The part of an RNA shown here (large-subunit ribosomal RNA, domain I) has 543 nucleotides and comes from a Bacteroidales bacterium.
The prediction has a mean pLDDT of 85.
It was read from a public genome assembly.
[in-house]
Context: one part of a larger RNA
RNA sequence: GGCGUAUGGGGGAUGCCUAGGCUCUCAGAGGCGAAGAAGGACGUGAUAAGCUGCGAUAAGCUCCGGGUAGCUGCAAAUAAGCAUUGAUCCGGGGAUUUCCCAAUGGGGCAACCCCUCCGGUUGAAGGCCGGAGAUCCCGUUAUCGACGGGAGGCGAACCCGCUGAACUGAAACAUCUAAGUAAGCGGAGGAAUAGAAAACAAUAGUGAUUCCCUAAGUAGUGGCGAGCGAACGGGGAGAAGCCCAAACCCACGAUGUUACGGCAUUUUGGGGGUUGUAGGACUGCGAGGUUGUAUUUUAUCAUUAUAGCAGAACACAGCUGGAAAGCUGGACCGAAGGAGGUGAUAGUCCUGUAGGCGAAAUGGUGGUAGAAGCAUAGCAGACUCCUGAGUAAGGCGGGACCGGAGGAAUCCUGUCUGAAACAGCCGGCACCAUCCGGCAAGGCUAAAUACUACUGAGAGACCGAUAGUGGACCAGUACCGUGAGGGAAAGGUGAAAAGAACCGCGGACAGCGGAGUGAAAUAGACCCUGAAACCAUACGCUU
Numbered sequence: 001g002g003c004g005u006a007u008g009g010g011g012g013a014u015g016c017c018u019a020g021g022c023u024c025u026c027a028g029a030g031g032c033g034a035a036g037a038a039g040g041a042c043g044u045g046a047u048a049a050g051c052u053g054c055g056a057u058a059a060g061c062u063c064c065g066g067g068u069a070g071c072u073g074c075a076a077a078u079a080a081g082c083a084u085u086g087a088u089c090c091g092g093g094g095a096u097u098u099c100c101c102a103a104u105g106g107g108g109c110a111a112c113c114c115c116u117c118c119g120g121u122u123g124a125a126g127g128c129c130g131g132a133g134a135u136c137c138c139g140u141u142a143u144c145g146a147c148g149g150g151a152g153g154c155g156a157a158c159c160c161g162c163u164g165a166a167c168u169g170a171a172a173c174a175u176c177u178a179a180g181u182a183a184g185c186g187g188a189g190g191a192a193u194a195g196a197a198a199a200c201a202a203u204a205g206u207g208a209u210u211c212c213c214u215a216a217g218u219a220g221u222g223g224c225g226a227g228c229g230a231a232c233g234g235g236g237a238g239a240a241g242c243c244c245a246a247a248c249c250c251a252c253g254a255u256g257u258u259a260c261g262g263c264a265u266u267u268u269g270g271g272g273g274u275u276g277u278a279g280g281a282c283u284g285c286g287a288g289g290u291u292g293u294a295u296u297u298u299a300u301c302a303u304u305a306u307a308g309c310a311g312a313a314c315a316c317a318g319c320u321g322g323a324a325a326g327c328u329g330g331a332c333c334g335a336a337g338g339a340g341g342u343g344a345u346a347g348u349c350c351u352g353u354a355g356g357c358g359a360a361a362u363g364g365u366g367g368u369a370g371a372a373g374c375a376u377a378g379c380a381g382a383c384u385c386c387u388g389a390g391u392a393a394g395g396c397g398g399g400a401c402c403g404g405a406g407g408a409a410u411c412c413u414g415u416c417u418g419a420a421a422c423a424g425c426c427g428g429c430a431c432c433a434u435c436c437g438g439c440a441a442g443g444c445u446a447a448a449u450a451c452u453a454c455u456g457a458g459a460g461a462c463c464g465a466u467a468g469u470g471g472a473c474c475a476g477u478a479c480c481g482u483g484a485g486g487g488a489a490a491g492g493u494g495a496a497a498a499g500a501a502c503c504g505c506g507g508a509c510a511g512c513g514g515a516g517u518g519a520a521a522u523a524g525a526c527c528c529u530g531a532a533a534c535c536a537u538a539c540g541c542u543u
Base pairs, nucleotide, nucleotide: 001542002541003540004539005538006537007536008535009534015528016492017491020463021462022460023459024458025457026456027455028454029452030451031154032153039100040099041098042055043054044053046078050074051073061094062093063092064091065090066089070082071081072080105114106113107112115133116132117131118130119129120128121127135151136150137149138148139147140146141145158189159187160186161185162184163183169176173223199206200205210237211236212235213234214233220228221227241444242443243442244388248271249270250269251268253266254265255264256263257262276422278387279386280385281384282381283380284379285378291375292374293373295372296371297370298369299368300367301366302365303364304363305362306361308357309356314330316329317328318327319326331348332347333337339351340350341349393417394416395415396414397413398412399411400410403429424439425438426437427436428435479486480485499527502514503513504512505511
């Protein structure tokens, strides 16, 4: 020096655990904000650095309800207190709520500075306290202005609209694809969009929209490449239909005109009216209060949410053990043998669970009733009037549809043109005819559908600390970056601190040895288990 064995050090793998995650299910809730939000700054405790709570009334004030013996958060200890005259705690309502921030009196390097008016502070000025003072939009108005109302900002996804890529695929690449995706912007709601046929269909019929299954990877489209990709029909979920504009009538007003009797035009408001087997106005006849309601509101009932209440059955015996819930033996309950905890594995020990019960206050849902509002009819005649215009349609250029300009219908529109008027107009995939279906150019509409930042209950052939969220732990922290931004590591004594009094060594508040606790201290706080690398000591063999 090497190898081996043993004992340690070192290290933190492995096993076990879970306080945290992940993915879902059911239900709730689906918004907050100028009555100042979200998010912060600074304060606030007897002592107080951090977290949490709260706001100069500052780990809190008040009322109502629940609840019961302790309480002053995490967080020990001390001090000082509170509490059966019911505290702490839990739920509901209210009060307070500095400063910044949409931030809104003006400014500003956020949490700061400065101002005007009114009121108060006995009193001028200063200071202090309270209130008001931003902009835009709408309405009213005696239209400089004043008053009243609204908006602004934040928020995870879902939704609608506007703008709109590239990588990529085509084994290159340009049409094409990716994709109307990502991203940006605007807007709304608990859902949004769409929606009551100028629809489909095909000689038979259907009867608003939305969503699912199918039709179907079909018909098509396509450098006919890569790819893209319907509809009719069928089966389901869910079902709900309505209102204006106009004709006509009335009223106030205005304008023009007048022979002052009016007439004409017209704004505004009210009535009327709403469709395609056309309907309505108009003329005539006729009916009465019926029914409905998706709007607002009141009352009442039921139910439900936000605290809670009681809730069966072993104080069973023996054994092992530090400890019994284990084992042995014997009982019992069960509408409760879900779960968690308790010194090891507990139906009968604790919290609970099943099944029941409970609300002063504030909400939700449903029913009923009332009120207000709104809506709610027919018959005949006549053929005068009305039935959405820079619209439909066309040319050119784009775009949307399964459809890439194609034979290309249909829909949207930048530009140029530009109808008809019910004997009318549109569609049925160029176009024409026949036939059939419908009535555009105004509007509203629940449900079935999408999503989950948030709340409650639950589930998992999901993870178990290099996993699972980046984050089980004071994490979007420390740290890095001018900044946008990037972004960690880090869990486990024990059943219980019983966390080692006392003594010794030592410079020692280091460390260690005794003593003591404990089942265990090689569980001693660098604390469960404690692998390997690596280091050391002792012994053996060997060079």